[in-house]
């Protein structure tokens, strides 16, 4: 130094701002309701804030891939319904689905730096959520380290 094997750790930010009042409550009055006062949206408006992972001549949320959701699908596998054949569920392995950028500037080289201006964010639940609450004390691209260790 390095093929490869086990294993452990670890692996995501972000509204405490103003406005508005859907709808709830309380009280009063002579009423298919009216008036008043209170609660009330991190979801509507304003503005404000966030950015996992490997890569790429140069540092990337929006080049290019992976990851999670969620769909279909396979199985000498697990379990549960009298159960090889069906059904459900887990696990596994494959396929699909998967958001958004321009423009000047520097330089050898940048959609990645530096100005500007813009855009984007699964699914459920709630007043319509990138920011809350859940599925998740879950999973997980991948980061690390230790021991073994071929030549």
């Nucleotide at each position: 130094c390095c093929a490869g094997a086990u294993u452990u750790u670890c692996a995501g930010g972000g509204c405490a701002a103003g406005g508005u009042g859907a709808g709830c409550c309380u009280c009063a009055c002579g009423g298919u309701g009216u008036g008043a006062g209170g609660c009330a949206a991190u979801u509507c408006c304003u503005g404000a804030c966030c950015g996992g992972c490997g890569g790429u001549u140069a540092c990337a949320g929006c080049c290019c891939g992976c990851g999670a959701a969620c769909c279909u699908u396979u199985g000498u596998c697990c379990g549960a319904g009298c159960a090889c054949u069906c059904u459900c569920g887990g696990c596994a392995g494959a396929g699909g689905c998967u958001g958004a950028a321009u423009c000047g500037g520097u330089g050898a080289a940048a959609u990645c730096c530096c100005g500007a201006u813009g855009c984007c964010g699964a699914c459920g639940g709630u007043a319509u959520a990138g920011u809350c609450c859940g599925g998740a004390g879950g999973g997980g691209a991948g980061a690390a380290a230790a021991u073994c260790g071929c030549a």
Predicted 3D model of a 151-nucleotide RNA (FMN riboswitch aptamer (RFN element)) from a Spirochaetaceae bacterium. The sequence was found by an Rfam model in a public genome assembly. The organism belongs to Spirochaetaceae, within Bacteria. Its mean pLDDT, the model's own confidence on a scale to 100, is 81.